[in-house]
RNA sequence: UUCGUCCAGCCAGGAGAGAGCCCUGACCCAGGUCGGGGCCGCCGAAGGCGCAGGAGGCCAACCCAGACCCCAUCUGGGCGCCCUGAACGCUCAGGCAAAAGGACUGGCAAACGU
Numbered sequence: 001u002u003c004g005u006c007c008a009g010c011c012a013g014g015a016g017a018g019a020g021c022c023c024u025g026a027c028c029c030a031g032g033u034c035g036g037g038g039c040c041g042c043c044g045a046a047g048g049c050g051c052a053g054g055a056g057g058c059c060a061a062c063c064c065a066g067a068c069c070c071c072a073u074c075u076g077g078g079c080g081c082c083c084u085g086a087a088c089g090c091u092c093a094g095g096c097a098a099a100a101g102g103a104c105u106g107g108c109a110a111a112c113g114u
Stems, first nucleotide, its partner, number of pairs: 003113003009108005018040001020039008041096003047092001048090003054084001056082003062078006
């Protein structure tokens, strides 16, 4: 220098769903704004939880086959067990005007590797 990796950092993009109803406090004052509480209705892309398939691993339990002096033991395997596990599911959390947040994508820097 090139290329790659890249939890976290910086920049840009980034969906969905009631500015819901009732009660109440404060500010200002025919109304509005903000905060708190209660009640329904919804969303999934912070996080969390669950399942599936595939890949990987294992024979300790269970099952099958074989070997073996039909026990025991050994070998191989499984619609068996373990692990991984989504943008699928659940809605605990979070969210439902704007703001904030936001999985993920791209770029940059740093660091590491080559």
RNAcentral holds the sequence, with entries from Rfam. A computed fold for a 114-nucleotide RNA from Tepidicella xavieri, annotated as Glycine riboswitch aptamer.